A computed fold for a 74-nucleotide RNA from uncultured Baekduia sp., annotated as c-di-GMP-I riboswitch aptamer. The organism belongs to Baekduia, within Bacteria. The RNAcentral record of the sequence draws on MGnify.

[in-house]
């Protein structure tokens, strides 16, 4: 560089959640880790405080690091 495939943004519908947002169904913005992990940082979302701040979540398609993997010209 092929090949055989795979995942799905955004927006739309339904269902959950106070939320962020997640799950299904449609849809394709991209993606060789755009698979899984909340373990650092980051962003957001309740909540009590309002002065610094704390707790509880979300967010793996922010990043960074861990585990796992399909092909095979080099």
């Nucleotide at each position: 560089a092929a090949a055989c495939g795979g995942c799905a943004a955004a927006c739309c519908g339904c269902u959950c959640g106070u939320g962020a947002g997640a799950g299904c169904g449609g849809g394709a913005c991209g993606c060789a880790a755009c698979g899984c992990c909340a373990c650092g940082g980051g962003a957001c979302u309740c909540u009590c405080a309002c002065c610094a701040g704390a707790g509880a979540g979300u967010c793996a398609g922010c990043c960074g690091g861990g585990c796992u993997a399909c092909c095979g010209a080099a």